[in-house]
Context: one part of a larger RNA
RNA sequence: GAACGAACGCUGGCGGCGUGGGUUAGGCAUGCAAGUCGAACGACUCAAAGUUUUGUCGCAAGACAAAAUUUUGGGUAGUGGCAAAAGGGUGAGUAACACGUGAGUAAUCUACCCAAAGGAUUGGGAUAACCCGUCGAAAGAUGGGCUAAUACCGGAUAAGACCACGUCCCUCAUGGGAUGGGGUUAAAGAUGGGGACCGUAAGGCCUGUCACCUUUGGAUGAGCUCGCGGUCUAUCAGCUUGUUGGUGGGGUAAUGGCCUACCAAGGCAAUGACGGAUAGCUGGUCUGAGAGGAUGGUCAGCCACAUCGGGACUGAGACACUGCCCGGACUCCUACGGGAGGCUGCAGUCGAGAAUCUUUCGCAAUGGGGGAAACCCUGACGAAGCGACGCCGCGUGCAGGAUGAAGGCCUUCGGGUUGUAAACUGCUGUCACUUGGGAUGAAUGAUGUUUGGGCGAAUAGCUCAAGCACUUGACAGUACCAAGAGAGGAAGCCACGGCUAACUCUGUGCCAGCAGCCGCGGUAAUACAGAGGUGGCUAGCGUUGUUC
Numbered sequence: 001g002a003a004c005g006a007a008c009g010c011u012g013g014c015g016g017c018g019u020g021g022g023u024u025a026g027g028c029a030u031g032c033a034a035g036u037c038g039a040a041c042g043a044c045u046c047a048a049a050g051u052u053u054u055g056u057c058g059c060a061a062g063a064c065a066a067a068a069u070u071u072u073g074g075g076u077a078g079u080g081g082c083a084a085a086a087g088g089g090u091g092a093g094u095a096a097c098a099c100g101u102g103a104g105u106a107a108u109c110u111a112c113c114c115a116a117a118g119g120a121u122u123g124g125g126a127u128a129a130c131c132c133g134u135c136g137a138a139a140g141a142u143g144g145g146c147u148a149a150u151a152c153c154g155g156a157u158a159a160g161a162c163c164a165c166g167u168c169c170c171u172c173a174u175g176g177g178a179u180g181g182g183g184u185u186a187a188a189g190a191u192g193g194g195g196a197c198c199g200u201a202a203g204g205c206c207u208g209u210c211a212c213c214u215u216u217g218g219a220u221g222a223g224c225u226c227g228c229g230g231u232c233u234a235u236c237a238g239c240u241u242g243u244u245g246g247u248g249g250g251g252u253a254a255u256g257g258c259c260u261a262c263c264a265a266g267g268c269a270a271u272g273a274c275g276g277a278u279a280g281c282u283g284g285u286c287u288g289a290g291a292g293g294a295u296g297g298u299c300a301g302c303c304a305c306a307u308c309g310g311g312a313c314u315g316a317g318a319c320a321c322u323g324c325c326c327g328g329a330c331u332c333c334u335a336c337g338g339g340a341g342g343c344u345g346c347a348g349u350c351g352a353g354a355a356u357c358u359u360u361c362g363c364a365a366u367g368g369g370g371g372a373a374a375c376c377c378u379g380a381c382g383a384a385g386c387g388a389c390g391c392c393g394c395g396u397g398c399a400g401g402a403u404g405a406a407g408g409c410c411u412u413c414g415g416g417u418u419g420u421a422a423a424c425u426g427c428u429g430u431c432a433c434u435u436g437g438g439a440u441g442a443a444u445g446a447u448g449u450u451u452g453g454g455c456g457a458a459u460a461g462c463u464c465a466a467g468c469a470c471u472u473g474a475c476a477g478u479a480c481c482a483a484g485a486g487a488g489g490a491a492g493c494c495a496c497g498g499c500u501a502a503c504u505c506u507g508u509g510c511c512a513g514c515a516g517c518c519g520c521g522g523u524a525a526u527a528c529a530g531a532g533g534u535g536g537c538u539a540g541c542g543u544u545g546u547u548c
Stems, first nucleotide, its partner, number of pairs: 001548004006544005013394006019387002026350003030347003035082003040079002043076015089305003099229007108222002113218007121155004130145006160185004165180006189210006197204002231277003238268003243265008280302004284295004307328005330341004358384001360383003366380001367378004397427004407418004431489001433484005445471001447469009492537005497518003503532005513520002
């Protein structure tokens, strides 16, 4: 000199963009942060409309009530599907194939998505909800009875896939590909429309869309293996028994001591094994002419963790932050028998600390989950709020104005200086303020309708493209624009002995004090304190800390 997620002191007008728990991975009140689908399913319930029956009133028309049933629309719990493994947080652990980079996988998996091929047949038994009980303070548990499905379980079929065998080709050792006969192996429906035919009807049948099963390829994501690279310590020199290798077996999507039985006695190490300390890694960031040094906050990629320790289940994917089980610590409820919980999500609270924000608004946009869609959910995200924490921009007026006013300070008492500074005169109108405009931009999309194309037997229906109409904004009456008024509301901080730009007076008298280094202060202190003046930077200025 530059830099910072900074803190402290004094001061503080506005805006834009960023940024803000670095310490206790300490404890947490409260609210929210993962749901959705009725176009998978049965039941319950509400509303509207209709039909039938019965009853009451009425001479009749009809009115009212009840029950049954149909249609349409809505809602709740449950079964079922998909999601919940993403998104979000933190850096405790980890010196490791964790990360970075480059390879390998002939040793592998991949839901949803895309392309292609083939298929979707026939049956069955349950169970939740619901009803009736029992136990318990509660959390909840349990017995009996009924019922549905795209829930569950059989049979059929097999283009294909898998398994062992045979033949051929290829290769990088295990292996890869093609082919032959044999064995094993699948499925589910929902909804919209419809001319002929069948059917009492539902429907069959035809057809559109979505869903389902098998296989191949792709895409995406992931697993595993290897080369190289990046901390300190020898006041750590020897370490190792599943250890090193082999065979058989098991396990996994998959290789492998990954696990197990047996056999052999190996394996690593001064090119630092083993131990100890420290630490998430990287793209990057800071500094520097560079080489290098330091660092890893925000943003992005990867990894690890989710009160502490362990375990598996489900699933394409987890050994799963707001799932399950067990144990520990802690907190809460309790009828003392037993139960409930996990903010390292967003806000917020206590504690510790020099120190780090709102218990805000909205799903309008972007993205994600579910759904055919409408739509629902989303503390991701978009916004607003707070903090000069940082960077950038703007302002606090401009021009004229000498009697060089008054006052202050200094003085050799003549004057000098503050100083065109002020007053005064003329002008301007940024920001802030008031008023008005401003459904601007951020918006694409959805729905309805018209036209044309495609599927189709179809002038149903569905779908694609174009046009038209209608509708959707948290921010926000914000940005921006215009007008009004009026110099009005807006300057401080540090320094002035040398380094180092900037000097005098007064007070003090080795005292009080200053200080980054040298050093000042003991009666004329440009070094302490105050004042005037001056210098520097400026909505900041200085100090402290840390890095180069």
Overview:
Small-subunit ribosomal RNA, 5' domain from Omnitrophica bacterium RIFCSPLOWO2_01_FULL_50_24, 548 nucleotides, folded computationally. Rfam family: Bacterial small subunit ribosomal RNA. Its family is annotated with ribosome and structural constituent of ribosome in the Gene Ontology. The sequence was found in a public genome assembly. NCBI's taxonomy places the organism under Bacteria, Pseudomonadati, Candidatus Omnitrophota.